[in-house]
c-di-GMP-I riboswitch aptamer from a Candidatus Aerophobota bacterium, 78 nucleotides, folded computationally. The sequence was found by an Rfam model in a public genome assembly. The coordinates come from a structure-prediction model, not an experiment, and the mean pLDDT is 87. The model forms 95% of the base pairs in the Rfam consensus. The source organism's lineage runs through Bacteria, Bacteria candidate phyla and Candidatus Aerophobota.
């Protein structure tokens, strides 16, 4: 100094549930709340899955708090 790794400190995020929004729906945003998270930061590329059109193949949308991958990040004890 890095890398694995996750003790401590300083912190962040922020589940369900409320209330408004907004969408054809899954869901998504803001407040309020905290289930829990060492990346629970971001990316839809694979797989899963949810929602839709469809006559069947195929679409088109969401879920990064579903799994794997990829990018990047504080702190630094064994």
């Nucleotide at each position: 100094u890095a890398a694995c790794c996750g003790a401590a400190a300083a912190g962040g995020c922020a589940a369900a549930c409320u209330a408004u929004u907004u969408g054809a729906a899954a869901g998504a945003a803001u407040a309020g709340g905290g289930c829990g998270c060492a990346a629970a930061a971001c990316c839809a590329c694979a797989g899963a899955c949810c929602u839709u059109u469809u006559g069947c193949a195929a679409g088109a949308g969401g879920u990064a708090g579903c799994u794997g991958g990829g990018u990047u990040a504080c702190c630094g004890a064994a």